[in-house]
Context: one part of a larger RNA
RNA sequence: CGCUGGCGGCGUGCCUAACACAUGCAAGUCGUGCGAGAAAGCCCCUUCGGGGGUGAGUACAGCGGCGGACGGGUGAGUAACACGUAAGUGAUCUACCCGGCGAUGGGGGACAACCCAGGGAAACCUGGGCUAAUACCGCAUACAGCCGAGGGAGUAGGUGCCCUUCGUGAAAGCUCCCCUCUCCAUGGAAGCUAGCGUCCCCGGAGGAGCUCGCGGCCUAUCAGCUUGUUGGUGGGGUAACGGCCUACCAAGGCUAUGACGGGUAGCUGACGUGAGAGCGUGAGCAGCCACACUGGGACUGAGACACGGCCCAGACUCCUACGGGAGGCAGCAGUGGGGAAUAUUGCGCAAUGGGCGAAAGCCUGACGCAGCGACGCCGCGUGGGGGAGGAAGGCCUUAGGGUUGUAAACCCCUGUCAGGUGGGACGAACCCCGGGUCGGUGAAUAAUCGGCUCGACUGACGGUACCACCAGAGGAAGCUCCGGCUAACUCCGUGCCAGCAGCCGCGGUAAUACGGAGGGAGCGAGCGUUGUUC
Numbered sequence: 001c002g003c004u005g006g007c008g009g010c011g012u013g014c015c016u017a018a019c020a021c022a023u024g025c026a027a028g029u030c031g032u033g034c035g036a037g038a039a040a041g042c043c044c045c046u047u048c049g050g051g052g053g054u055g056a057g058u059a060c061a062g063c064g065g066c067g068g069a070c071g072g073g074u075g076a077g078u079a080a081c082a083c084g085u086a087a088g089u090g091a092u093c094u095a096c097c098c099g100g101c102g103a104u105g106g107g108g109g110a111c112a113a114c115c116c117a118g119g120g121a122a123a124c125c126u127g128g129g130c131u132a133a134u135a136c137c138g139c140a141u142a143c144a145g146c147c148g149a150g151g152g153a154g155u156a157g158g159u160g161c162c163c164u165u166c167g168u169g170a171a172a173g174c175u176c177c178c179c180u181c182u183c184c185a186u187g188g189a190a191g192c193u194a195g196c197g198u199c200c201c202c203g204g205a206g207g208a209g210c211u212c213g214c215g216g217c218c219u220a221u222c223a224g225c226u227u228g229u230u231g232g233u234g235g236g237g238u239a240a241c242g243g244c245c246u247a248c249c250a251a252g253g254c255u256a257u258g259a260c261g262g263g264u265a266g267c268u269g270a271c272g273u274g275a276g277a278g279c280g281u282g283a284g285c286a287g288c289c290a291c292a293c294u295g296g297g298a299c300u301g302a303g304a305c306a307c308g309g310c311c312c313a314g315a316c317u318c319c320u321a322c323g324g325g326a327g328g329c330a331g332c333a334g335u336g337g338g339g340a341a342u343a344u345u346g347c348g349c350a351a352u353g354g355g356c357g358a359a360a361g362c363c364u365g366a367c368g369c370a371g372c373g374a375c376g377c378c379g380c381g382u383g384g385g386g387g388a389g390g391a392a393g394g395c396c397u398u399a400g401g402g403u404u405g406u407a408a409a410c411c412c413c414u415g416u417c418a419g420g421u422g423g424g425a426c427g428a429a430c431c432c433c434g435g436g437u438c439g440g441u442g443a444a445u446a447a448u449c450g451g452c453u454c455g456a457c458u459g460a461c462g463g464u465a466c467c468a469c470c471a472g473a474g475g476a477a478g479c480u481c482c483g484g485c486u487a488a489c490u491c492c493g494u495g496c497c498a499g500c501a502g503c504c505g506c507g508g509u510a511a512u513a514c515g516g517a518g519g520g521a522g523c524g525a526g527c528g529u530u531g532u533u534c
Stems, first nucleotide, its partner, number of pairs: 001528003006380006012373002014338001019336003023333003028066003033063002041054005073291003083215003087211003092208003097204004102199003105139001107137002114129006145168002148165005173196003178191001182189003217263003224254003229251008266288004270281004293314005316327004344370001346369003352366001353364004383413004393404004417475001419470005427461001433455008478523005483504003489518005499506002
């Protein structure tokens, strides 16, 4: 691609234009860090202008913290320490988490939000004024930290280890409860208790950077390549070694065991095939790498040179008042285009996992599900038993008969699937809340924290799976082939025509090879064909 097509389970689905993208969604969260702070609606009052209460310390924003470096996509580039494997780091970093030691004292000045003024079509921007903090900055103090100096032990080798000394480097608070202690003193607090944080240092876990041995494509119709090139010294830079960068000095370095150049390509666990050796491949799933409109750059940060961050340049698209602006689906759906060809602008956070939060919870196109496609694998059904020396019809015939064929009719059954009715899950256990009990802290039967236990709450899928019942053989079979290879034969038509064909080859008047029919063979919800691999 052609013909055909009943059901279910599990998988799987742009191999082409890394082509361009309308629209929606895909990364937020914290009020127990901080300062501000509405409106609608409802109620009341009113001089009808308005005012008060509630809504509500809610919404929308702002400062600040953590996360946005994960998760998700794609395979363009890359022949390279990119990947795989085995090592090294005496050359390194590490937020959150865990274990251990100690600390958390006392001060200061700002900037947003907000108000005022102004510019602009917009995007947005500028100036002035006020203010808080776990935001920012000094001061004090500090160890095993860091820097300098001196000494010592060990090692193949240290800048590492040990000792002494000088200098230097920290911090932030928030919440709950209570009245034993302190202050005011009914009660409250800066007090006490508990929880969460903050800072320095040591160690761990997990993660990352760097170095190196070995391994895996084609091409010699590419034979020479190289000037930061190869090495050294001084300096810079990095978390860290290093021509990584720079100045100077030397003239080296690689190559037939294939340098350099060209072509192709993400790599692997694996996958396909095969008796194996091997050959081919790298879809899905998993690990690593690279990329995010194209090229370049840095900022922030523990971590990026950052898909849904920033800046510059370019191509493209859109808005514009022509001055100037906005955008990046190789996230999930979806559209156009390309193509032989590849799906829904679905449901849900119930589960698993992730971010934030003390928690409730919020977010999550990750994920869990559903939809579409015989695209693949697997399972099931389209009925079962009986029923003639054997109806009719078809086909063949030597005209007797043979065959279709127990096949049908007919009789007796069954009830899968689909249909209808009723019931109806597992996946859910946590978190939280309530009760009980034990323990820590504590003056405490407050509060709080932790363990055990009981109860309650939570389902997108889905009224689905599953179960029972009802009815009834009723709704469910095709495709290719039949000359040999290769399993399956006759008749008619045609007459080297029309045609078949994987190879050999068939067809020119009796063609098992063309076309039709009857019969048969093989597979079966598929069967053939084409392409690709073994």
Molecule: small-subunit ribosomal RNA, 5' domain
Organism: uncultured bacterium